RNA sequence: AGAGUUUGAUCCUGGCUCAGGAUGAAUGCUGGCGGCGUGCCUAAUACAUGCAAGUCGAACGGGUUUAGACCCGUGGCGAACGGGUGAGGAACGCGUAGGUAGCUGCUCCGAAGUCGGGGAUAACCAGCCGAAAGGUUGGCUAACACCCGAUAGUCCCGCAAGGGUAAAAAUUUAUUGCUUCGGAAGGCGCCUGCGUCCUAUCAGCUUGUUGGUGAGGUAAUGGCUCACCAAGGCGAUGACGGGUAGCUGGUCUGAGAGGAUGAUCAGCCACAGUGGAACUGAGACACGGUCCACACUCCUACGGGAGGCAGCAGUAGGGAAUUGUCGGCAAUGGGCGAAAGCCUGACCGCGCGACGCCGCGUGGAGGAAGAAGGCCUUCGGGUUGUAAACUCCUUUUAUAGGGGACGAUUAUGACGGUACCCUAAGAAUAAGGGCCUGCUAACUACGUGCCAGCAGCAGCGGUAAUACGUAGGGCCCAAGCAUUAUCCGGAAUUACUGGGCGUAAAGAGUGCGUAGGUGUUCCUUCAAGUCGGUCGUUAAAUCUUAGAGCUUAACUCUAAGGCCGCGAGCGAUACUGAAGGAAUUGAGUACUGCAGGGGCAAGCAGAAUUUUUGGAGUAGGGGUGAAAUCCGUUGAUACCAAAAGGAAUACCAAUGGCGAAGGCAGCUUGCUAGGCAGAUACUGACACUGAGGCACGAAAGCGUGGGGAGCAAAGGGGAUUAGAUACCCCCGUAGUCCACGCCGUAAACGAUGCCAACUAGCAAUUGGGAGAGUCGACCCUCUCGGUUGCGAAGCUAACGCGUCAAGUUGGCCGCCUGGGGAGUACGGUCGCAAGACUAAAACUCAAAGGAAUUGGCGGGGGCUCGCACAAGUGGUGGAGCAUGUGGUUUAAUUCGACAAUAACCGAGGAACCUUAUCCAGGGCUUGACAUCUUGGGAAUCUCUCAGAAACGAGAGAGUGCCGCAAGGAGCCCAAAGACAGGUACUGCACGGUCGUCGUCAGUUCGUGUCGUGAGAUGUGAGGUUAAGUCCUUGAACGAACGCAACCCUUGUCCUAUGUUGGAUUUCAUAGGAGACUGCCCUGGUAACAGGGAGGAAGGUGGGGAUGACGUCAGAUCCGCGUGGUCUUUAUGCCCUGGGCUACACACGUGCUACAAUCCGUUCUACAAUGGGUCGCCAAGCCGCGAGGCGGAGCUAAUCCCAUCAAAAGUUCGGUCAGUUCGGAUCGGAGUCUGCAACUCGACUCCGUGAAGCUGGAAUCACUAGUAAUCGCGAAUCAGCUAAGUCGCGGUGAAUACGUUCUCGAGCCUUGCACACACCGCCCGUCAAGUGAGCCGAGCUGGUAACACCCGAAGCAUCUUAAAUUAAUGAGGUACUAAGGUGGGAUCAGUAAGGAGCGCUAAGUCGUAACAAGGUAUCCGUAGGGGAAUCUGCGGAUG
Repeated sequence: AGAGUUUGAUCCUGGCUCAGGAUGAAUGCUGGCGGCGUGCCUAAUACAUGCAAGUCGAACGGGUUUAGACCCGUGGCGAACGGGUGAGGAACGCGUAGGUAGCUGCUCCGAAGUCGGGGAUAACCAGCCGAAAGGUUGGCUAACACCCGAUAGUCCCGCAAGGGUAAAAAUUUAUUGCUUCGGAAGGCGCCUGCGUCCUAUCAGCUUGUUGGUGAGGUAAUGGCUCACCAAGGCGAUGACGGGUAGCUGGUCUGAGAGGAUGAUCAGCCACAGUGGAACUGAGACACGGUCCACACUCCUACGGGAGGCAGCAGUAGGGAAUUGUCGGCAAUGGGCGAAAGCCUGACCGCGCGACGCCGCGUGGAGGAAGAAGGCCUUCGGGUUGUAAACUCCUUUUAUAGGGGACGAUUAUGACGGUACCCUAAGAAUAAGGGCCUGCUAACUACGUGCCAGCAGCAGCGGUAAUACGUAGGGCCCAAGCAUUAUCCGGAAUUACUGGGCGUAAAGAGUGCGUAGGUGUUCCUUCAAGUCGGUCGUUAAAUCUUAGAGCUUAACUCUAAGGCCGCGAGCGAUACUGAAGGAAUUGAGUACUGCAGGGGCAAGCAGAAUUUUUGGAGUAGGGGUGAAAUCCGUUGAUACCAAAAGGAAUACCAAUGGCGAAGGCAGCUUGCUAGGCAGAUACUGACACUGAGGCACGAAAGCGUGGGGAGCAAAGGGGAUUAGAUACCCCCGUAGUCCACGCCGUAAACGAUGCCAACUAGCAAUUGGGAGAGUCGACCCUCUCGGUUGCGAAGCUAACGCGUCAAGUUGGCCGCCUGGGGAGUACGGUCGCAAGACUAAAACUCAAAGGAAUUGGCGGGGGCUCGCACAAGUGGUGGAGCAUGUGGUUUAAUUCGACAAUAACCGAGGAACCUUAUCCAGGGCUUGACAUCUUGGGAAUCUCUCAGAAACGAGAGAGUGCCGCAAGGAGCCCAAAGACAGGUACUGCACGGUCGUCGUCAGUUCGUGUCGUGAGAUGUGAGGUUAAGUCCUUGAACGAACGCAACCCUUGUCCUAUGUUGGAUUUCAUAGGAGACUGCCCUGGUAACAGGGAGGAAGGUGGGGAUGACGUCAGAUCCGCGUGGUCUUUAUGCCCUGGGCUACACACGUGCUACAAUCCGUUCUACAAUGGGUCGCCAAGCCGCGAGGCGGAGCUAAUCCCAUCAAAAGUUCGGUCAGUUCGGAUCGGAGUCUGCAACUCGACUCCGUGAAGCUGGAAUCACUAGUAAUCGCGAAUCAGCUAAGUCGCGGUGAAUACGUUCUCGAGCCUUGCACACACCGCCCGUCAAGUGAGCCGAGCUGGUAACACCCGAAGCAUCUUAAAUUAAUGAGGUACUAAGGUGGGAUCAGUAAGGAGCGCUAAGUCGUAACAAGGUAUCCGUAGGGGAAUCUGCGGAUG
C1' cells in the first nucleotide's frame, strides 16, 4: 500500500466481498511446563446453609463461679466507612472551569472553664398472658444515662438598651476525658458558564408556571412552601414529547482527523425484594436499622409471627457462556479500646479454567545402500528424504533424594518444605490445527458424475474436477490452530482534513421576500474574535522516553515528558467585528429617446367549416391499402344567393421579438408592468443570496352558471385479424370556449440554481448610440444590450462545454449517497374529489447504471452483384414402375447420414460370400491373425466313414531348401502363459479427410500516427473493375494469405518424327507461334470505357484443376490412425440357414408415358470417348429370339466389342380412339451365369394389355454449342435389379426491358435495452410454491398521564376527653404510597379475511418495449380494457 466482482472487450460511476488489528468471548479439534493478569456481558430472577460489624470493665449496675474469668443490661464510640450492583436516570447526573448564602464527629493548633443539687430506670426478683415471637403488672438499684440551679465570654439575638445558652467524670497522680469559643486540614451541601446519544412521521410547551413583595422553612441560597400582586417564562441555535443509555480518567482502531466503546483498576453518581415515610445522629431518609402498604417464601397449637446474598463462598433457574460452600488475619488498611487485644469473606494467599499476554520445551551433531514401506510415473525414474535406522553427545522440562529463603522491626509467616540451589538415572515424559482455483503462500493420483457435496466473494461439480471425498506430497501458524459473533480499518462509501449534482444518484416549475449567512473605499476609537508571553488547573493509574527489579519477557518500580482542554491576568491591533465620521465605483432615483405576439379590459373585421331557407340540377356522394357502416330519388354531393352561430386568426413568419417561469400572434382604443441606450444631476452601501413564508404556475380534472360551429376521451357501428376491448373508417357525449372559484402537477428541459469578477477569436442576426464615406438608397469602423453557429486555452469518464462555460475563482441556497421493495405503507398537513406534499422499514439481488468500441441484427438508408427476380425453355408435384428414406411389421428386417449442407447418400454393383452377434441353430477358447518360450514333425497331397457344414474319426503317399555340418530359414502339430481380437461406446476427448457459406472478395500483420482505453487509421473518399482489379487523393508507408497469372484441356498455324493411321496433308506425340486494350477514333488527369480494323480467336476466348482468415462442438471412432472406457469359454473366431429385397401408408430422386412436331414399318446416311488374354471374340452354321456350335485374329491406331450408333432423312400404314398410344401386371415356354436363381438374378419368345388423355397449392434447372433431345462407352462385376454414377459424341433453340419486388451476398452509413449476437432480448395478467411487511371486524397485554373515590404509616398542625405530678396522650384536619372506577393517548402481541410486493431450470394468454420493434417513444392528466396496455388533451426529443 491494495485486490476480486457488472462487459465480447474498454473507461467511468457505484455497491458487495477479502487481506490487518482487537475482545471479560463462545464453539470444533488438540493439549507438556511456568510466570503475570483475568473470569454471570443473560434473570436488578428466587435463594437452603455458614460466615461478612463490632468493641470498651480505664463510664455503670447486676448474675454465676474455684481465687481465673465469663454472661446480662444501662451507657459511649462505630455501624453513613469498607464491600456489591448498574435497575433507574438525558439530569447541574457526570466532565471541566468558577462561585458561596453554609455545616462539619473523630484529628491538629490556640483561649477559657470543669461548681452545687435532684428524681428516675433496665438488668435482677415475683406474678400473669402466649405454641412461638414476645408482651404486661408490681418491687429494688447505679452511672461519663436524664433533669434543675449557679457562673461566663472574643459566643448567639438585637440599632441599642438589654436578654439568652455549658459541663462528667476516671485512675496507677500523671494523664486521659468533658463544656464553650476561635482557627487549620480533610469531608459534605448548594449555585453558575461550557460540553454531554437518536428522533420534527414529537411544533408549540408552561399556572407554582416566570417575576416581585411579605412570611414560613432549612445548616444554608432559592417558588423550596404559602398569601397577595403582575402576566410573564421557554422554543426552529429544536422547547415540549418519544426512544435509548450510569458518566468520566481511559480502552480498541486509525497516518491523522475521526469512529466505536465505558469489563478488570481509579474518581463521581444512583440503588439495596417493589413503593412510600420519617426517627436517631456530626453525617442516612440508612444493603446485613425502624414503621406502613404490596408481591413472594417460611413457621404455626390458626390466635399470630418471621424474612430480604446487586457482601464472600454456594444452590436452583436463565443462557452459547463465566470458578472453591478453601486458608489466614503473617502483611496492608479499617472499627473499638489507655493498652493487651478483639473483630474484619476489606485484604493477603492458595485452588479451578490455554480465557488473554509473555517465556521455555518436545532433543543436538554426524549419517546415502539415497534402505524398506507409501505415493506418482513417460516404467527410465522421481518424491517422502538426512527424514528414519545406526554412531556419538546433552538433560531444559518431567521424576526421585537432599538443602532451603526474602516478604518481619525485637515478637508474630496463611502462602510453604513454596520459589530457588545441589545430586541421580535416562532421549528418556511432551505436536497439533487449518489450508493448497483466483484474491492468497502451497499439486498430483484415485473415487464421484449438476449426484453427493463445497463456498468469504467470483464461483466449482453434467465421465479425464489442482475447487466435492480420500490418499501421498506441500504451505502457514504452533501449545495452540481454525470457525462464529462484535468493533475500528481498508471505505475519499457522509468527504472538517477529503466527494459530488448536463447524460451515471442528485438544481426546488418560477419569482418576491423574513430570519440567517456574506458584503465596496478612506479615517478615528475599542479590543469581542484573532495572535504572543506568564500564572492556575488538567487526581492517581494508563500513554511515550530513559533507567531499574524479578534468570529473560509479560509484569512491576523510579524519573522526565505528554494529557492537544478550561480559567485568570498582561500585551499586540494587520485582518474580521463593534461604535463614530467621510466617499462614490456597487445599488437606486430623476431626465430624453427606442423596440416589442409583456399583461388586463372593451369594441370591430374578413376568410373558412357547419347548419337553415330559397333557387337550379340528377344519381350518385363519401371513405379506404381495398372495402363497408354512413348520406342520397321524401332529391344528396357539386353550383348560386341569403341568414344564423361559435371558435380560431392564413400570408407577413424568421435561426426573429417580449416575459421570472408557465406562456404570448387579426385590427383599433383605454389602463398598466418591465427592459435597453444616451447624457447630466441626486441619494450614499440603501447590496447578494435566501431556511420557513407569500405569490404566480401548461394540459387534464373538479364546482356553479352560460355557451356549443369544428374537433373529440367514453360510447355505438363498419373493417382488419387466429382474436382486435387497438391502429383505419362513419357517427358521437363529457370536454375544448366564457365568467367566478378550486387543483398545484409535466421530459414544468438548456434534463445545466442565483449573483459577481477574470480568461483567444471568427461569422450571422436583433434593439439602440457615435464616427467616416456617399446626392441618395446603402455600406464600413467602433461601442452597449440580447439571440445563434463554429472554435483556442482549459475542463470532462467520454460525449461534449467553451465570454450565454460544463474554464479559473468568491458568496448564499437546494439536492445526492448501490439496484429492487417505493415516491409505496403508516402518521401528519392541504384538497369538494381526483389526488398533492412530507416520507420509511422488513425482505431480496451482486449487481443496477453512464459514455464510448468492435461485431451482429433491423418489416433503417445509400451503392453494387448473382439464373436472385423478371423475360423465356423444359421439368417436378397427378399415373405406372425403378430406387433411397421415414413409418410399420418382423426372430432379424445390421449401422451411419436429417433445413439449406440427409434421402440412386457411405454402396463404382446384398442369391451364398460380401455382412457388421441383425436373427435362429451347431461348434472353438493362446484363439481366424502378430511376437516370444518348450517339445515334436518336412511341407504337402490322396482316399474312406459320420454330419447341414464347421468339424471329428481313420488309412495311405511323401522325407524337401541353404550350410563352414554346429546349425539355420520357411511351414505344420501340441502345451503353458504373457497376450491376440473387437464394424463394442464416446466425432461433445482427437488426428486426418470432407461438406457448407463461396470462387464470395475478402482476412490480417510490421512500423508510424491518433485515442486514458477497448480500439481506430492503413482497408477511408472520388472513380473504375469479374475482383481490396487498378488510378487519383488523404497520417500513413510497406507487407502477407486470398483475386489475377503461372498448370491441364479445347479452338488456329508452324516445325520435327511417325506405324498399324494418312497420302487431296487427316491423325498421334513433342516443341513452338498466337491476344498484349498491342494499333486507330472518341471520352476521361488517370485507371478505364465505347466503337473500329486485322485475325481462327478480342477484351478473363470456352471449360477444368486450384477454395483466404474463419463459421456451423456440421459429418465420419463402420475407410484409416488414435486417448480414455468396456469385453476376454465372449461384444472375439468358424459354420449352416435366414434377414438386409417385408408393405396399409408418407416423402425425395429418377425412368416410361399419356401421343400425329406421334407410333409402327421399309429403305438409307453420319460419330466420339473407351474396354479386351481366367479376356474381347470374327467368318461360317443352327435357333423366331435370348443364345448355341465353332474357332480365325488380337497383350491391340493392326484383331474384337462394333455392319459400332440413334435421333435426322425416306416408304407405307395408323387418323384422334384409352387407339397399331401406353406398357404395368399376370400366365405359359425358354436362354445364360453360377456349388446353388424358392425366398431373391438378368434376358428371350408367345399371350395378357392396368393406371395414364399433360397433372391443385406449390416448386426446380438452365444465358450457347447452353437448355432440350438422341444414342454410345466405361468402372464395379461370375451374373445382375444400371431406369444409378462417371464419361463420349450427334441434332440443336428461345429470352434477358430492367433491378421495383422475392432469396442470398459485398461495401459505407444509421439505430440498438442484442453479444449463446433477432431462432436475440423482454413486459404484464393468470396458475403453483414460498417469504417478509401492510390493512383488518376484533381480542389480549404493557407504559405514562388525567379526573373522581378511598386513604396506611409518617411529619406538621388543631383540639384537649379519660388517665397521669409531669413528659405523654385517643380523635380530627392538610399533604400522601399502594388500591378502585372512568374516558382517552401510546406501544407491543395475536386474528377470520383483504390488497399489493419479493423470490422460485423448463406452466397458461398474448407480444407492450429495444431496429422507423412493424401505430416513434416517453412525461403529466382523464377515461376505457383479461393482461401487457389503448385513446383524448398539452408537453419533451432521451

Background: Small-subunit ribosomal RNA from an uncultured Candidatus Saccharibacteria bacterium, 1438 nucleotides, folded computationally. Its mean pLDDT, the model's own confidence on a scale to 100, is 84. It matches the Rfam family "Bacterial small subunit ribosomal RNA".